[in-house]
Context: one part of a larger RNA
Molecule: small-subunit ribosomal RNA, 5' domain
Organism: uncultured OM182 clade bacterium
């Protein structure tokens, strides 16, 4: 010189973009971060409509009907393995880069084939116990896209090739006739469309496994290794494989640093350097890794799972002492720790995710706002004229010099800021017609094209325009020499300065104050770190 996720001093007007617990992976009060689907199901706690009834205070309160808009708990699908955090750990196939070969794969896309027929239950409700609670236990009754079998099997799986084995569910729209039940309201059966459903090929995306290569420091760590290294079986996995067991063999690794200690998440990329290298690894975005602590598995297409389960151990809290409950490295907030790092803030409008046919729900993710010179970037604190070179400061050789065109005073502007008024963009979807695919059909549905009206958290938005007045808006640090930039007065090796050489013992440009300079500037300086 550059640079910083800075910190401290002083001082400080505005806007734009970007960061913002680097420490204690410490402990947390309180709210919200994953929840949705009634078009899967059996139903109706709650609200409301509507009917009908009873009371009467004549518009209120009670009751009764799942028929209706909805829906609590409940059973069931989907998702909570995604999104957000934080780096304890880990020197490893963790990451990176190149390759591999023995796999899986929910939802998605193409493709073939289907989607028949039955059965037992079970929460929920009811009824009863038991506990302070969390909650548990009996009985009886019901339901499904929950759960078992039957039947069929293009392709699929095992096979000794002969065989042999293995699914499925339904629900919602429409609909002329003809059928079948019927409380005469209607349902069903049928025909169509759709959205699910099982079977198995391919595909994207994803995910698991193997490898070569490279990836901190110590030798004052030199010898490590017993499933250890290899081979047969055989078990296991979604797969190769000492991943696992028996059994056999005596092998494997090492100064080209193995073991062992120590530090560390990796990376693309940051920062500096003319480059080569050096240093870093906040934000962003890829990968891992963890979710008080330490094992451990179920569920499922995926986890051995932050905000699911079980133990066990610290800790906190409840308690009727017999037993519970709980995990903020999730957004916000508290304590404590530090030099040090924000708001118990808005909205789902946009983008994205998740359920759902769809309306829409939920989304501290996202969008924004708020605090804070933390950092860059931009304006901005006026501009012109103005010598009596004014007053007042300073300094003097006492004439005069300098502050100084500086100020006053004239002539002008109005940027930010302030007051009123106007105003885009960030919206797009979608109703509705038209057409086409479908079909028996113009229904109903899908799918193109036209496309109104409404939908904004920011928002008193960006921006424009107008109004009034120089009006509201400069400081820091340095001035011996390196290094730009000098006197005076105090002080007297004294208070004190200092990055380095050094200044200070009576005429200090070096301490302290004053005038004047000099540099940078909403900043200026110190400290610390790094090239």
């Nucleotide at each position: 010189g550059a640079u910083u996720g800075a910190a401290c001093g002083u001082u400080g007007g505005c806007g734009g973009c970007a960061g913002g617990c680097c420490u204690u992976a410490a402990a947390c009060a309180u709210g919200c971060a994953a929840g949705u689907c009634g078009a899967g199901c059996g139903g109706a706690a709650a609200c409301g409509a509507u009917g009908g009834g009873a009371g009467c205070u004549u518009g209120c309160u009670c009751c009764c009907a799942g028929g209706c808009g909805u829906c609590g708990a409940g059973c069931g699908g989907c998702g909570g393995a995604c999104g957000g955090g934080u780096g304890a750990g880990u020197a490893a196939c963790g990451c990176g880069u190149a390759g591999g070969a023995a796999u899986c794969u929910a939802c998605c896309c193409a493709g073939u084939a289907g989607c028949g027929g039955g059965g037992g239950a079970u929460a929920g409700c009811c009824c009863g116990a038991g506990g302070a609670a969390a909650c548990u236990c009996g009985g009886a009754u019901u339901a499904a896209u929950a759960c078992c079998g039957c039947a069929u099997a293009c392709g699929c799986c095992c096979u000794a090739a002969g065989g042999g084995g293995g699914a499925a569910a339904g629900g919602g729209g429409g609909g002329g006739a003809a059928c079948u039940c019927u409380u005469c309201g209607g349902a069903g059966a049928c025909c169509u469309c759709u959205c699910a459903c099982u079977a198995u090929u391919g595909g994207a995306g994803g995910a698991g496994c193997c490898u070569g290569c490279g990836u901190u420091g110590g030798a004052u760590u030199a010898g490590c290794u017993a499933g250890u290294u290899g081979g047969u079986a055989g078990g296991g996995u979604a797969a190769a494989g000492g991943c696992c067991u028996a059994c056999c063999a005596a092998g494997g690794c090492g100064a080209c640093g193995a073991u062992c200690c120590a530090u560390a998440g990796c990376u693309g990329u940051u920062c500096u350097g003319a480059g080569a290298g050096g240093a870093a690894g906040a934000u962003c975005a890829g990968c891992c890794a963890c979710a008080c602590u330490g094992g451990a598995a179920c569920u499922g297409a995926g986890a051995c799972a932050c905000g699911g389960u079980c133990c066990a151990g610290a800790c906190u809290c409840c308690u009727a002492c017999g037993g519970g409950a709980g995990g903020c490295a999730g957004c916000a907030g508290u304590u404590g720790g530090g030099a040090a790092u924000a708001u118990u803030g808005c909205a789902c409008a946009a983008u994205g995710g998740g359920c759902g046919c769809a309306a829409g729900c939920c989304u501290g993710a996202u969008g924004c706002a708020g605090c804070c010179a933390u950092g860059c970037c931009g304006c901005g604190u006026g501009u012109g004229u103005g010598a009596a070179g004014a007053a007042g400061g300073c300094c003097u050789u006492a004439g005069g010099g300098u502050u100084g065109u500086a100020a006053a005073g004239c002539a002008c502007u109005u940027u930010c800021a302030g007051u009123a008024g106007g105003g885009a963009g960030g919206a797009a979807u979608c109703a509705a017609c038209c057409a086409a695919a479908u079909u028996a059909a113009u229904a109903c549905u899908u799918u193109g094209g036209u496309g109104a009206a409404a939908u904004g958290a920011c928002g008193u938005u960006a921006c424009c325009u107008a109004c009034a007045g120089a009006a509201g808006a400069a400081g820091a640090u340095c001035c011996g020499g390196c290094u730009a930039a000098c006197u005076c007065c105090g002080u007297g090796c004294c208070a004190g300065c200092a990055g380095c050489c050094g200044c200070g013992g009576u005429a200090a440009u070096a301490c302290g104050g004053a005038g004047g300079g000099a540099u940078c500037a909403a900043a200026c300086g110190u400290u610390a770190a790094u090239c």